Description:
A computed fold for a 71-nucleotide RNA from a Patescibacteria group bacterium, annotated as transfer RNA. Model confidence (mean pLDDT): 80 of 100. Its Rfam family is "tRNA". By type it is a transfer RNA. The sequence is in RNAcentral, with records from ENA. NCBI's taxonomy places the organism under Bacteria, Bacteria candidate phyla.
[in-house]
């Protein structure tokens, strides 16, 4: 210095123009003499800026960061 691939909750993943899911973790409650288990209920996420669109996590074009190859 160029291609080309990713980027969603504290993890690890689905989703892709219509207000985002789901296990695992948290948190309270309930069982218990208490702990684990277990039920129930809750809270937390679309890297960043732009631009197209009635409406962007999703499309586009830069950044930034992480992977692979080239040189």
């Nucleotide at each position: 210095g160029g291609g080309c691939c990713u980027a969603u909750a504290g993890g690890u993943a689905a989703g892709u123009g219509g207000u985002a899911u789901a296990c695992c973790g948290g948190a309270u409650c309930g069982u218990u003499c208490g702990c684990a288990a277990c039920g129930a209920u809750c809270a937390g996420u679309c890297g960043c800026c732009a631009g197209u669109c009635c409406g962007a996590u999703u499309c586009u074009g830069g950044c930034u960061a992480g992977g692979u190859c080239c040189a």